[in-house]
Small-subunit ribosomal RNA, central domain from Erythroxylum suave, 350 nucleotides, folded computationally.

Context: one part of a larger RNA
């Protein structure tokens, strides 16, 4: 290394756009590079091998002959694949008509509850836990009613739903935006469809400068438990979490399942859509696309499931795997302010 593989046994890069490269509709033609057919030259000797001859055989020596792949050369086929030129539309795109949504991104308000201030009333506890205790209150807590700031997150709808490449995304409203499905059939015509290296995006922690701090709460103080308690419980609370402007680039970043195309039984429910029927209207009731899920059949599977949203049958790319431990570790390069990040070993041992 090849063959084998990648849910869960070692293996799908977090995502995603796209350069090189692979790969690639349908139908005429051109070519003849690949690709196959014939001839031909090489393919040193020895050695393999065949028919012989020499040593009393034999091993051995030795005469001729004979072989594959591979390489050049000539000639020939044209179905495949490459080239040529031309056309197609069913692929993919435009543009028109309609349309669903927590899909991003600035801005504007609202409501509940939490703390806290300020006032009223009242007068002794609160608070907390298995149970207490720290802790808070007569310098009036708690309780209640009234006023005022703040700061975060949006209760019921909330679904098996909906929307984004992932990461995600939900009070409510303006503006600007970016995609997706649909109808109808104008247009373009193969312009796709994977993607080494590169780019952008990328939860939560974390860093860096400003602002901001209700509420929670890593670290730390105190009370408890307890042999002991650096913990679980309690009381207090810094950084954090939120907001701006930049970095980090990593997660059980899970569907643990890499993209695309095609093609293989069905029930069952929801979402979007469109045709048809109905009808005041909603609804129902049937149909094709899209998408979301259970269920199950053939097949698959080591099994467990899985099953038109495949892990079935196939084609094409790319990532990635090779017993466990040492290790995702040193070492180095290369990024990072830093914390680390990415790449990636031996030796030893079993």
């Nucleotide at each position: 290394u090849u063959a084998g593989g990648c849910g869960u046994a070692a293996a799908g890069u977090g995502u995603u756009u796209a350069u090189a490269g692979g790969u690639g509709g349908c139908u005429u033609u051109u070519u003849a590079a690949g690709u196959u057919c014939a001839c031909u030259a090489u393919c040193a000797a020895a050695u393999u091998u065949c028919a012989g001859g020499g040593c009393u055989u034999a091993a051995c020596c030795u005469u001729g002959g004979a072989u594959a792949a591979g390489u050049g050369g000539u000639g020939a086929a044209a179905a495949u694949u490459g080239u040529u030129a031309a056309g197609u539309u069913c692929a993919a795109g435009u543009a028109c008509g309609a349309u669903a949504a927590g899909g991003g991104u600035a801005g504007g308000g609202a409501a509940a509850a939490u703390u806290u201030u300020c006032g009223g009333u009242g007068g002794a506890g609160c608070g907390g836990u298995g149970a207490a205790a720290u802790g808070u209150g007569u310098a009036g807590a708690g309780a209640u009613c009234g006023u005022a700031a703040a700061g975060a997150a949006c209760a019921c709808c909330u679904a098996c739903a909906a929307c984004g490449a992932a990461a995600g995304c939900a009070c409510u409203u303006u503006g600007c935006u970016a995609g997706g499905c649909u109808g109808a059939c104008a247009c373009u015509g193969a312009c796709a469809u994977u993607g080494a290296g590169a780019g952008c995006c990328g939860a939560a922690a974390g860093c860096u400068a400003g602002g901001g701090g209700a509420g929670c709460g890593a670290a730390u103080g105190g009370g408890a438990u307890u042999a002991g308690a650096u913990a679980c419980c309690c009381u207090a609370g810094u950084a954090g979490u939120g907001c701006u402007a930049g970095c980090c680039a990593u997660a059980a970043a899970u569907g643990a399942u890499g993209a695309a195309u095609a093609u293989u039984a069905g029930g069952c429910a929801c979402u979007g859509u469109u045709c048809g029927u109905a009808u005041c209207g909603a609804c129902c009731u049937a149909u094709g696309c899209a998408g979301u899920g259970u269920u199950g059949u053939a097949g698959u599977u080591a099994a467990u499931g899985u099953g038109u949203u495949a892990a079935g049958u196939a084609u094409c790319c790319c990532a990635c795997c090779u017993g466990g431990g040492g290790a995702g570790u040193a070492c180095a390069u290369u990024c990072a302010u830093a914390a680390g990040a990415c790449u990636a070993a031996a030796a030893c041992u079993c």
Rfam family: Bacterial small subunit ribosomal RNA. The source organism's lineage runs through Eukaryota, Streptophyta, Streptophytina, Magnoliopsida and Erythroxylum.